[in-house]
RNA sequence: GACUCAUCAAGACCGGUGGAGGGAUGGGCCCUUGGAAGCCGGGGCAACCACCAAGGCAAACGGAUGGCCUUGGAGAGGUGCCAAAUCCCACGGAGAGCACUCCUUUGAGCUGUGCUUCGAGAGAUGAGGU
Numbered sequence: 001g002a003c004u005c006a007u008c009a010a011g012a013c014c015g016g017u018g019g020a021g022g023g024a025u026g027g028g029c030c031c032u033u034g035g036a037a038g039c040c041g042g043g044g045c046a047a048c049c050a051c052c053a054a055g056g057c058a059a060a061c062g063g064a065u066g067g068c069c070u071u072g073g074a075g076a077g078g079u080g081c082c083a084a085a086u087c088c089c090a091c092g093g094a095g096a097g098c099a100c101u102c103c104u105u106u107g108a109g110c111u112g113u114g115c116u117u118c119g120a121g122a123g124a125u126g127a128g129g130u
Stems, first nucleotide, its partner, number of pairs: 001130001003128006013042005021031003025090004043082003048078002051073007086122001091119005097113003100109003
């Protein structure tokens, strides 16, 4: 780096250094010289892995300290994170609304417009495995 799985509306900032950018990409909209990114130090959040406890499941007789799943705990370990929903939108489906068209009406249609919702894609992080 490619692949698989899970999660992504919660939460958590100060100092030093630095000196103009940053929020992945495009658009929008924001943050920033009242100091951006980066680097250093300290602090914090969370609970993915690891750890602890309880319960459950599975292949062929049984069993287990092994495997998988669920719930809870802790925060001394490995990561991660600490503006705004992953800041919003991007591709597709559905729903109701408004405008438009057809119809005498009920109603129907497609286009436009925003809204709600579901999914996909992209991205981020962790874990697995190659």
Molecule: SAM riboswitch aptamer (S box leader)
Organism: Planctomycetota bacterium